[in-house]
Context: one part of a larger RNA
């Protein structure tokens, strides 16, 4: 002198962009934070309608005055139609994306390779098929347990759910050949060998054909489905270098090191397991400390750091475990086990903010229990759309950068007043006043955007088609969608009005007198000030540095 996710002290006018729980990975009230298909499927509730009926009224008519016929209206109930809520079944997705850094000195992580030792849902190209059956399960009805969770038993019923069963381009595996290579091998042929498949759902059509007259067959068109092949993107696994301190850790090691066989896995492998062998590491083992990189500084070497934001690992009350699934050993899923906290009828149950707001604690300290899904993105859906505390705004802290204002311009009798003083005067000081302009920002009044492309309908093109359907895809016009926000930003208004503090002044170090104080009270980074004249303490003028800050503390260089 720089630097900060900074704190505290006094001060504080305005935009902009950044940042904003570093401590208790301490405990959590309440909201919300992962849903979405009805073009996979059965049922179907409020409402409406349209019809039988039951009761209560009742215009109007008729009447022997006793009643009677009765349009029409509430209510209620029995059918059928629209209607689509809230629930089931299946699919997708709930392994992203969000959060924090306990743990880990390690193939974590970085950087270079390797896999002839692997896997891959959703995209994308290619090639093949999509036949033909069956038989439950929930919703739903009954019943019944239970204080709630919630459960148990009977009965009905769909599918793209679940199960045989055909075929098998083709994959696997066995046998056999052929070619290549990097040691295990690899790619490509052959075989009546053996195992392995599917699900359908929508739109559109006009001859036929079948029909329970609702609809199918048939033709095509999109979107599935099953089984191969390449790709892409992601994934696991190995391996060379690097990766923090201490010898006041010197030995450490039995699944240990290495073989044979079996097992597992997508895959190598002691991964596991039985046997056999006796090997195997040495800055090893132990202790402490920590997520890593990209970063900052340096001319490098090094040295400090690991906020935000990107990558990547690791967690998820705390320890164990699997299940599904392409993918997990899963934050807002499952199971056990512990500690905590609630509910309970005491028999039993429920929970997990290291998501976004918030709340208690602890702390020297750290924001709203806000708007929106309008853009970008991700999930589901043919799409319309839905859904999104990711994400996009807005608030709040001078927390940090950057900008910009608190006026400009002339004005000496050098006003008053304050200080000082040799009482002559000097200074604050052109500084005020006073004149003359300016109108940054703040008011206040009018205009007023971009961030909107898509997406629907309408015409044209040009693909599949038999087609002028239907539907996909280019283009052209119209309509319409904006949380911020009537904001940014532009005009006009008025009028210096509303907007300056904080440190320091003995040397280092830029800036001096007075006046109180009397080793006191006080200062101090450091070396020293203070004991009666203190440029060092406290006030007050004056100067000086910085300026919406400034100063001090802390950490680091």
């Nucleotide at each position: 002198g720089a630097a900060c996710g900074a704190a505290c002290g006094c001060u504080g006018g305005c935009a902009g962009c950044g940042u904003g729980g570093a401590u208790u990975a301490g405990g959590c009230a309440u909201g919300c934070a992962a849903g979405u298909c009805g073009a996979a499927c059965g049922a179907g509730a409020a409402u409406c309608c349209g019809u039988g009926u039951g009761u209560u009224c009742a215009a109007u008519u008729c009447u022997u005055c006793g009643g009677g016929a009765g349009a029409g209206a509430a209510c209620g109930u029995g059918u059928g139609g629209a209607g689509g809520a809230g629930a089931g079944u299946g699919g997708c997705g709930g392994a992203a994306g969000g959060g924090u850094g306990a743990g880990u000195a390690a193939c974590g992580c970085g950087u270079g390779g390797g896999c002839a030792a692997u896997c891959u849902g959703c995209c994308u190209c290619c090639g093949a098929g999509u036949u033909g059956g069956g038989g439950a399960c929930a919703a739903c009805c009954c019943c019944g347990c239970g204080a709630a969770a919630g459960c148990g038993g009977g009965g009905c019923u769909a599918a793209u759910a679940c199960c045989g069963a055909a075929u098998a381009c083709g994959a696997u595996u066995c046998c056999u050949g052929g070619u290549c290579g990097c040691a295990u091998g690899g790619c490509u042929g052959g075989g009546u060998g053996a195992u392995c498949a599917a699900a359908g759902a929508u739109g559109g059509g006009g001859a036929c054909c079948c029909u329970u007259c609702g609809g199918g067959g048939c033709c095509u068109g999109u979107c599935g489905c099953u089984u191969g092949g390449a790709g892409a993107g992601g994934a696991g696994c190995c391996c060379g270098c690097g990766u923090c301190c201490c010898a006041u850790c010197a030995g450490c090691u039995a699944g240990u090191u290495g073989g044979u066989g079996a097992g597992g896995u997508a895959a190598c492998g002691g991964c596991c397991c039985a046997c056999c062998a006796a090997g195997g590491c040495u800055u090893a083992c132990g202790g402490g400390u920590a997520g890593c990189u990209g970063u900052c500084u340096g001319a490098g070497a090094g040295g400090a750091u690991g906020g935000u934001c990107a990558g990547c690992c690791a967690c998820a009350c705390u320890g164990g475990g699997a299940c599904u699934g392409a993918g997990a050993c899963a934050c807002u899923g499952c199971c056990c086990a512990g500690a905590c906290u609630c509910c309970u009828a005491c028999g039993g149950g429920a929970g997990g903010c290291u998501g976004c707001a918030g709340u208690c604690g602890a702390g020297g300290a750290u924001c709203a229990u806000u708007u929106g899904c309008a853009a970008u993105g991700c999930g589901c859906g043919a799409a319309a759309g839905c859904g999104u505390g990711a994400c996009a705004a807005u608030g709040c802290g001078a927390c940090g950068c950057u900008g910009c204002g608190u006026g400009g311009a002339g004005g000496a009798u050098g006003a008053a007043g304050g200080c000082c003083u040799u009482c002559g005067g000097g200074u604050c000081g052109u500084a005020a006043a006073c004149u003359c302009c300016u109108g940054u920002c703040a008011u206040u009044c009018g205009g007023g955007a971009a961030c909107a492309a898509u997406g629907g309908u309408g015409g044209g093109g040009g693909g599949g088609u038999a087609a002028u359907a239907c539907u996909c895809u280019c283009u052209c016009c119209g309509c319409g969608u904006g949380a911020u926000g009537g904001u940014a930003c532009c005009g006009g208004a008025a009028g210096a009005g509303g907007a300056a503090g904080c440190c320091a002044c003995g040397g280092c170090u830029a800036a001096c007198u007075c006046u109180g104080u009397g080793c006191c009270a006080g200062c101090a980074g450091c070396c020293g000030c203070g004991g009666u004249a203190a440029u060092a303490c406290a006030g007050a003028g004056g100067u000086g540095g910085c300026g919406a800050g400034c100063g001090u503390u802390g950490u680091u260089c």